[in-house]
RNA sequence: ACCUCUAAAGGGCAAACUUUUCGAAAGAAGAGGACGCAAAGCCACGGGUCUAAGGCGUAAACAAACGCUAUGACAGCCGGGCUGCAAGG
Numbered sequence: 001a002c003c004u005c006u007a008a009a010g011g012g013c014a015a016a017c018u019u020u021u022c023g024a025a026a027g028a029a030g031a032g033g034a035c036g037c038a039a040a041g042c043c044a045c046g047g048g049u050c051u052a053a054g055g056c057g058u059a060a061a062c063a064a065a066c067g068c069u070a071u072g073a074c075a076g077c078c079g080g081g082c083u084g085c086a087a088g089g
Stems, first nucleotide, its partner, number of pairs: 002089003012037002017032006035076001041082003045079003048074003054069005
């Protein structure tokens, strides 16, 4: 320098759920809590998934409803990129 993730140590992260705050929602952040994780560290680039405030449409006006739509999200869905601890080769 490269490859790998089989054991251990020191540690690290933290699903569901509860709660507070933010948000239209999806979801996020804090606290509690551990299902799991060797990148469960970071980046929405490709695919995928979730949401639909606003916009457009159904439609003939308003309201309501429904449908479509990401400019909103998910990195703990799969790829890809960047970085990295220990161990082994």
Molecule: c-di-GMP-I riboswitch aptamer
Organism: Pelotomaculum sp. UBA1371